[in-house]
A computed fold for a 71-nucleotide RNA from a Minisyncoccota bacterium, annotated as transfer RNA. Model confidence (mean pLDDT): 80 of 100.
This record gives sequence, structure tokens and C1' cells, in this order.
RNA sequence: GCGACUAUAGUUUAGUGGUAAAACGACGGGUUGUGGUCCCGUAGUCGAGGGUUCAAUUCCCUCUAGUCGCC
Repeated sequence: GCGACUAUAGUUUAGUGGUAAAACGACGGGUUGUGGUCCCGUAGUCGAGGGUUCAAUUCCCUCUAGUCGCC
């Protein structure tokens, strides 16, 4: 230099055009003599910029970061 793949909540991951989700974690409450377990609830997320579309996490382009291959 060329090509491929990945980027979603604090963490690990689903979701491949139509209201973003689960587990663990955090916070609040219940239970408990206290803590843990258990139960209920709350907050929190699509790497960045543009394009297509009535509608984009999803499709297209560029960039950023990471991994791999070729040279």
C1' cells in the first nucleotide's frame, strides 16, 4: 500500500428496514435482628459524519479504533 471482519447499557451478547432487548452489574423498595439469597420497580445504550428511504442499529459512502490476511 491492498483486501476482509468487528464496533449495541458499566460488562458479556441478541436484534439484518417499522416503539432497541436479555443476563450480570448500579440505584430504590419489600423480605431479614444485620448482611447475603429471593421478590418488585427505576435509570442507563446503537463508534463519528454524510447519503438512500415515509421510516435506518439494520442498506450505501467516508472517517476513527481494533483484529486478521496479502504485498
Lineage of the source: Bacteria > Bacillati > Minisyncoccota. RNAcentral holds the sequence, with entries from ENA. Rfam family: tRNA. Rfam classes the family as a transfer RNA.